The RNA shown here (c-di-GMP-I-GGC riboswitch aptamer) has 90 nucleotides and comes from an Anaerolineales bacterium. Its mean pLDDT, the model's own confidence on a scale to 100, is 87.
RNA sequence: UCCGAUAAAGGCAAACCCGGCGAAAGCCGGCGACGCAAAGCCAUGGGUCUACCGUUGUUGAAAACAACCAGGACCGCCAGGCCGCCGAAG
Numbered sequence: 001u002c003c004g005a006u007a008a009a010g011g012c013a014a015a016c017c018c019g020g021c022g023a024a025a026g027c028c029g030g031c032g033a034c035g036c037a038a039a040g041c042c043a044u045g046g047g048u049c050u051a052c053c054g055u056u057g058u059u060g061a062a063a064a065c066a067a068c069c070a071g072g073a074c075c076g077c078c079a080g081g082c083c084g085c086c087g088a089a090g
C1' cells in the first nucleotide's frame, strides 16, 4: 500500500410513526435500527424522482388534463474527485 476480521474504540442511521418546511420530489428535528468500512464531503458524467413556472396540445375561451421542459431533489443508485478512524490474517 492493497485488503477488511465473529477484533477493539468510536461513528452513521433505512422503513414506520410524530412535529416543522416545501407546489412536489424531498429536507430538518424527534423516535427508531434495515443496513453501512467511507452510509464522511462534492451534483462533475450517467441514472432516478419532481415539475410551482414556461412551451405545446385537447377546448370557442377559461378551468382542468396530457406531453415536454428551465429549475429543484437524491451521493443509502453507478462512476469520478477530495479527505479520513482502527489493524488481525494474507
Stems, first nucleotide, its partner, number of pairs: 002090001003087002011036002017030005034076001040082003044079003047074004054068005

It was read from a public genome assembly, where an Rfam model found it.
It matches the Rfam family "c-di-GMP-I-GGC riboswitch aptamer". Rfam links the family to the GO term cyclic-di-GMP binding.